[in-house]
Formats: sequence, C1' cells, structure tokens
RNA sequence: CCAGCUGGCCGGACGGCCGCUGCUGGGCGAACAGGCUUUGCGGCCACAAGCGCCCGGUGGAGGAAAGUCCGGGCUCCAGGGAUCGACGGUGGCGGUUAACGGCCGCCGGGGGGUGACCCCAGGGAAAGUGCCACAGAGAACAGACCGCCGGAGCGGGGUGACCCGCGAAGGCAAGGGUGAAACGGUGCGGUAAGAGCGCACCGCGCUUGCGGCAACGCAAGUGGCACGGCAAACCCCACCGGGAGCAAGACCGAAUAGGGGCGGCAAGAGUGCUUGGGGCAACCCAGGUGUUCAGGCAUGAUCCAGGCCGCCGCCCGGGUUGGUUGCUCGAGGCGCGGAGCGAUCCGCGUCCCAGAUGAAUGGCCGUCGCGGAGGGAAACCUCCAGACAGAACCCGGCUUACAGGCCAGCUGGCAGA
Repeated sequence: CCAGCUGGCCGGACGGCCGCUGCUGGGCGAACAGGCUUUGCGGCCACAAGCGCCCGGUGGAGGAAAGUCCGGGCUCCAGGGAUCGACGGUGGCGGUUAACGGCCGCCGGGGGGUGACCCCAGGGAAAGUGCCACAGAGAACAGACCGCCGGAGCGGGGUGACCCGCGAAGGCAAGGGUGAAACGGUGCGGUAAGAGCGCACCGCGCUUGCGGCAACGCAAGUGGCACGGCAAACCCCACCGGGAGCAAGACCGAAUAGGGGCGGCAAGAGUGCUUGGGGCAACCCAGGUGUUCAGGCAUGAUCCAGGCCGCCGCCCGGGUUGGUUGCUCGAGGCGCGGAGCGAUCCGCGUCCCAGAUGAAUGGCCGUCGCGGAGGGAAACCUCCAGACAGAACCCGGCUUACAGGCCAGCUGGCAGA
C1' cells in the first nucleotide's frame, strides 16, 4: 500500500430571517351577571396564580423513534395458602442483571475459510409409544440379489490318473449393488470361504484415579461391541409463567336523548254521614264532607294475568363529545477514579435533557465541510447528490432498514529498510 475479519462510534457544522410547540420573566387589557359603597353618576372587590394581546428568555426526535418478538416498571381486574395436574415457554456450564429466550466468559460438536474468524432449536433415544418415504434381498431381536466357499449328484471328454460343464441341501457376509442411514472402523493373523474368531490401534460402553466451582478434559484398567436415526412426533426430566393493558387507571362534566324519585295537572266510580228539593211510598235529583278504588288503548263482554301509552316542574344518579390527570427525574446522561479477562458493578463530582394529542420539532437563504461527475498542468472552478426513517406511559434487549464516513485490534498478500 492492497484485500479482509472482529469490535466500537458518527448520522453534517456555523450564521441570518420567518414560523410551530412546552416552560418561564415583564407589560397592558377585560363586557354581562354578582358583592360592598353612593341620593345618583360613579368607585372598589371578586371572577383573575386563569384568559387575550405585546415584548423577551429557554428546551424541542432517533440510532434505529420501526417491527411489537422477548423481559421488566407502573395501573386495573381476578385470586385464602401450599401441592399436584392442565396449558404455554425455556434447555451445555459458570457468571451478570430489576428481569430475560439478552449479554459476558468457558466447555462440547459440526462444517466453511490459507488465515483473522464465522455457524449450532447444545437436556433425555439402555422409561414407553410411534415413524424411517423411494430404492433395495434386508430398515431394528434384520437380511442374502450379485458374489465367495464347499458340494450329494448329473452330463460330456479321456485307456487311465484326471479334466470340463451344470449343480440340490449347506456354510459365509469379505467384495459388489441399493439407500440419508445396512447392526463398529483400519490393519495383521486366522479360515474351505469368512466372521471381534484372535490381536494391535482408533471409536464406544463401564470402572477407578487425577485436574476443574461446573459443563468437561486427561490417564489407566476393563468389556469383544451389547447401545442405528428422529424428541423441529407423542412423551419424560429440570426450571419459569394469573389475566389485561396508558384506548391501563383517576377526576370534572354542557346541550339532546334516556333512567329513577317527589309534587302538580287532566278525566271518574263506589260507599258512609249530612243539607236542600220532589214523591203516598220504595226511592229520585242537586250540593257539602269523610273514606276506598282509580287513568287511557287493543282483543265481542266479564274476571284474572300480561303488553303498550300522558303533560309540566324540581331533585338525584349514570354517562357520550370535551377538559384535567396519569406525563415524564429515570434500573437517567456526562466526566474522573477503582474492582473484574469481560458482561457488569462500586465511589465521587456534575447536569436536567421533548411532552404534542385533527398530534409541534419546519421553511428559505448564505458560508464551510464530506461524496460523485466534468474541466484544468496545478492552484482551483462548475454541476449534482445527501440515506433509513419520525416520539405518543417509561425502561432493558433482540430483529429489521440505512447515503456516506471515522477509530481501534487482528489476519493474508506485495514492496522497501
């Protein structure tokens, strides 16, 4: 210098003008109704620590504000506790944390890369059930297609010893073939051919010792191999988990409509007593008063049961639009020091840093910087581009998107001293 790996960081800067929004300082202003005062005009108080206008000050999107996938805070609801079960989740070990399926360190396995490094749903298959397509002889107490061995016997040839061919029953599983996978692997011995049949090494299981907190590793002995794969199929084991979410929740509360209570209005009937009038009498008519029941509509009528329906005033409660709150000081940011390999933790100092809700955080201009293209010998000039995306209760993570750029460590290559 080139190419790469890992980790971390930035996400244009400054200025001017005009706006939007939160907080805040100062100034000015205010009707009707109300109270006090005045004979009255008027004045004062209160409404008003609010509102309106004007002049200032100050804060104002992100690394992902996103997806809403995990974990918590907070809030309401449910629930007496414990255990078991159901359902869901997690799954090497140790640490870290408020917690996590996150992060850190380590262990184990697997493949890729020359390498730095990357990837893993990484508990249990000798508890049980189930599955293993196609191909293949055989797919889990396996099996024999080709093949190897041996061979009763048969046929042919030969004078004969013998040779050639076919070959039932049988032995074998080395080699071939099928398959994702074929019941340990390689080698030597062994054998008719073979085979853990024997041996050595490797693998695997068991036992013991040593190291490590542990996962696990190392060594020795032992077993002749008994234990194929799938748990991302059911299942088993260990651990964790009540539900819903700021549209949570709390408060204030207009008109209209609707709910409840009280009072009044409208139109009667029965009956007791009593007054007046009429009648020969039974009794009838009118009024007063007490009491009881009470309305209207529909179905032929009556009774019972049920249904539907009044007007006005006052009060009460719920509650929609709306308003207030929850709301932003927090597992907080920055700096320094310390502990730790690290995640992280501790101490000291310092700072206050968005709270909108039909939803603000913007627009224009100038200068500089970064990137690209063109021109130029150069200095430099001209033009273009500037991503992904935008809070909505708040935090910790994960994942996804992203123009361009910076830093550190490491790897490979080339060149030079």